[in-house]
RNA sequence: GCCGCCUCGCGUGACUGGCGUUCAGGAUGGACUACCAUCGGGCAGCGCGGGGCGUAAUCGUGCCGCGCGCCUGGGCCGUCGGA
Numbered sequence: 001g002c003c004g005c006c007u008c009g010c011g012u013g014a015c016u017g018g019c020g021u022u023c024a025g026g027a028u029g030g031a032c033u034a035c036c037a038u039c040g041g042g043c044a045g046c047g048c049g050g051g052g053c054g055u056a057a058u059c060g061u062g063c064c065g066c067g068c069g070c071c072u073g074g075g076c077c078g079u080c081g082g083a
Base pairs, nucleotide, nucleotide: 003054004053005052006051007050008049009048010047011046012045015042016041017071018070019069020068021067026039027038028037029036030035062076063075064074
């Protein structure tokens, strides 16, 4: 120095649903094979920069939607293979 991990800051940011219950988290309008639009809020990840650590860290089976339950449908990280 590269790289990995942790942390802080800035930017970006997919996905953000239905029913029930609950003190407890969405609102308005429209649909109703679980969604659409606007607003509010949640939020992993990605990028850049600062600091710390360097066998330690991290992982050994994931992460994300503001109580809980039953569901529906997605996104993201990683590994392998194909085009």
The prediction has a mean pLDDT of 79. The RNA shown here (ZMP/ZTP riboswitch aptamer (pfl RNA motif)) has 83 nucleotides and comes from Flavisphingomonas formosensis. It matches the Rfam family "ZMP/ZTP riboswitch aptamer (pfl RNA motif)". Rfam 15.1 lists 3,295 matches to the family in 2,545 species. It was read from a public genome assembly, where an Rfam model found it.